This is a predicted structure of a 74-nucleotide RNA (transfer RNA) from Acanthosepion pharaonis. Its mean pLDDT, the model's own confidence on a scale to 100, is 81. Its Rfam family is "tRNA". The family's RNA type in Rfam is transfer RNA.

RNA sequence: GGCUCCGUAGCUCAGCUGGUUAGAGCGCCAGUCUUGUAAACUGGAGGUCGAGAGUCCGAAUCUCUCCGGAUUCU
Repeated sequence: GGCUCCGUAGCUCAGCUGGUUAGAGCGCCAGUCUUGUAAACUGGAGGUCGAGAGUCCGAAUCUCUCCGGAUUCU
């Protein structure tokens, strides 16, 4: 340098043949329970979906260019 794939909540990921308010588990916070902690249960916060541009009535999703990472070839 070339191919392929990935980037979504603090972490691991789903959603990606465009369409109602972007979700789950773990974690975090609060409450119930407990003598107290843990566990269990209930509730809550936390995201400009890697950056920018384009197409479209509408983009996490399609296209392009970058950035970062993984794999592979030379």